Context: one part of a larger RNA
RNA sequence: GAAUGAACGUUGGCGGCGUGGAUUAGGCAUGCAAGUCGCACGAGAAACCAAUUAGCUUGCUAAGAGGUGGACAGUGGCGAAAGGGAGAGUAACGCGUGGUUACAUGCCCUCGAGACCGGGAUAGUGUUGGGAAACUGGCAGUAAUACCGGAUAACAUCUUCGGAUCAAAUGGUGUGAUUCCGCUCGAGGAUUGGACCGCGUACUAUUAGCUUGUUGGUGAGGUAACGGCUCACCAAGGCUGCGAUGGUUACCGGGUGUGAGAGCAUGGCCCGGCUCACUGGGACUGAGACACUGCCCAGACAUCUACGGAUGGCUGCAGUCGAGAAUCUUCGGCAAUGGACGAAAGUCUGACCGAGCGACGCCGCGUGCGGGAUGAAGGCCCUCGGGUUGUAAACCGCUGUCAGUUAGGAGGAAAUCCAUAGGGGUUCUCCCUUAUGGUUGACCGAUUUUCAGAGGAAGGACGGGCUAAGUUCGUGCCAGCAGCCGCGGUAAGACGAACCGUCCAAACGUUAUUC
Numbered sequence: 001g002a003a004u005g006a007a008c009g010u011u012g013g014c015g016g017c018g019u020g021g022a023u024u025a026g027g028c029a030u031g032c033a034a035g036u037c038g039c040a041c042g043a044g045a046a047a048c049c050a051a052u053u054a055g056c057u058u059g060c061u062a063a064g065a066g067g068u069g070g071a072c073a074g075u076g077g078c079g080a081a082a083g084g085g086a087g088a089g090u091a092a093c094g095c096g097u098g099g100u101u102a103c104a105u106g107c108c109c110u111c112g113a114g115a116c117c118g119g120g121a122u123a124g125u126g127u128u129g130g131g132a133a134a135c136u137g138g139c140a141g142u143a144a145u146a147c148c149g150g151a152u153a154a155c156a157u158c159u160u161c162g163g164a165u166c167a168a169a170u171g172g173u174g175u176g177a178u179u180c181c182g183c184u185c186g187a188g189g190a191u192u193g194g195a196c197c198g199c200g201u202a203c204u205a206u207u208a209g210c211u212u213g214u215u216g217g218u219g220a221g222g223u224a225a226c227g228g229c230u231c232a233c234c235a236a237g238g239c240u241g242c243g244a245u246g247g248u249u250a251c252c253g254g255g256u257g258u259g260a261g262a263g264c265a266u267g268g269c270c271c272g273g274c275u276c277a278c279u280g281g282g283a284c285u286g287a288g289a290c291a292c293u294g295c296c297c298a299g300a301c302a303u304c305u306a307c308g309g310a311u312g313g314c315u316g317c318a319g320u321c322g323a324g325a326a327u328c329u330u331c332g333g334c335a336a337u338g339g340a341c342g343a344a345a346g347u348c349u350g351a352c353c354g355a356g357c358g359a360c361g362c363c364g365c366g367u368g369c370g371g372g373a374u375g376a377a378g379g380c381c382c383u384c385g386g387g388u389u390g391u392a393a394a395c396c397g398c399u400g401u402c403a404g405u406u407a408g409g410a411g412g413a414a415a416u417c418c419a420u421a422g423g424g425g426u427u428c429u430c431c432c433u434u435a436u437g438g439u440u441g442a443c444c445g446a447u448u449u450u451c452a453g454a455g456g457a458a459g460g461a462c463g464g465g466c467u468a469a470g471u472u473c474g475u476g477c478c479a480g481c482a483g484c485c486g487c488g489g490u491a492a493g494a495c496g497a498a499c500c501g502u503c504c505a506a507a508c509g510u511u512a513u514u515c
Stems, first nucleotide, its partner, number of pairs: 001515004006511005013365006019358002026321003030318003035078003040075002047068003052063005085276003094201008103193002108189007116150004125140006156165003171181002202248003209239003214236008251273004255266004278299005301312004329355001331354003337351001338349004368398004378389004402456001404451001407448002411444002417438009459504005464485003470499005480487002
C1' cells in the first nucleotide's frame, strides 16, 4: 500500500447493488416450513330446494320421500430420498483430475407383445368395552387401480439343452373410447447413481515398527454389482525410512486476497462434491434412505400426569435465553422462476420473489452557484505599524439535484386458463394451430408533473522526523504522549487548550488478521 462475513471510538443527508451468528454442532416458548388426487374406492355431516303429511292463529310451525351439495375422517396412488440448513466428524478413493465396469435406474422417450377366469379380506362404519391422557380391544358388516389364486408365456430368467419358471387393473372419464388417462412383460435410449483404479492432496521421528479377517488361495453365503463383504478350511503372509503405525490440526474443489510474477495465505456469500440431523445403535418401506420436520431400542435433557404411564428434538424461516468484541423482522406474496400432486381448474411451497433492520462493504449524488473590500465585527498573533481568519460572512442576483409535497404512471406478464369462430391430424372427449375478446402484480417503480424555498444535510484524524501541515498560552521528568526514533526536570513546533493549517470526507481513525 492492498484486503476483511470484521469489531471499537467520534460523527452521520439520500439512493443503487451486495452482504450480515465467524463464539456454544449450547438449550429452546410460539407460529409456519409437504402435500396432493373425488377422472382409483366405499361412506357421507352442515346448508339449500322440496312432492307430501300433521297442527292450527289461513300463512306460519313441525315432520319429511327425493334431489342439489360437498366438510371432517378413512382405504388407495404419487410425492415425502427433492428443495432448505450446518461443517461436528473425516488426512480418507473424502475431494480434484484422468480412466475402468462386475451393476441399478421411479417419473420421461422409442419399439414389440399382452390385459382371460375367479376369490377372500380389511379400514372407514355400526355396536359394546378399557384408559386421566396418549391410545387401544371384542362383535357385526362393506369397497377399490388395495390383496390373493388359477390360466396364458417370449426376443425374459434358469438349464443337465430334454425342459422348467415368471404378469396384469380392460380400470377411470364419458351417451359414446382402436384413438384420452392409466395397468403388465420385454428390448433400447436418456438421465441419475453405485463400485474399482493411476496420480495429486497439512504438521509432527521429542511417534519406528504396525497388522490376525490381518495378506493370499479353495469352496460357500450375501449384494443391484466385483471383492475377506461375511463364513469354513488351507497357507503365512501384507505395510514400513519414497515415513508405515501413532499424535495434532482440518470438510475438499471451482475460486478469493495479495503479488510484476513465481509464490504465500485462505475456502464467508454463489456453484459442484462429501458428511451430519439431540447422542449412540438398528433395520423397515421404497426405483432410490439405513431417511432433518418416518419407525424401533438405549442414553442424557426437557414437558404433561389421576403416579399406572405418555410426549418432544429449530445444524428449515422468523424469534428467544445463554456465552461473546460481535451479526437482522416472531414481515408480505405465490405476481414471476422452479418443485410436488392433479386430465384440468387448481391446491401446497419460510424454495423463491419482495419488503424491513445494520455506513458492514463497494459505487453514485448532494450539503448550493455567481457577484461582493471601507478587506466590517469577533477570534488569534504582534516588533503596536500591522498581519491573519478572509470573498469567508453580511449584502445583491440566480438555480432547484436529493429529501418534503401533489397528481399520474411505462415495465417486470408471457404463458396458462375461459369464451367465440375457423383449419389440420381417419376422431363432437385428445393433440397441433390461427384470429378476436376476456383473466392474473406481493412488491418495486423508470419517467413526467404541482407547490415552496438556500431553505432540511460535515465531520474525523493529524501538524518533531519518517510524513503533507505551526504559533501562543498552561504544565514543569508532574500531568501526560508514543507505530519506530523518542518528547516532558520553567522560554515544550512532540503533553493539555486556543487559533491557524494539512489530509481524507458521509465518513475518519484505532485494533485484529493476510499478502
Small-subunit ribosomal RNA, 5' domain from a metagenome, 515 nucleotides, folded computationally. Its mean pLDDT, the model's own confidence on a scale to 100, is 82.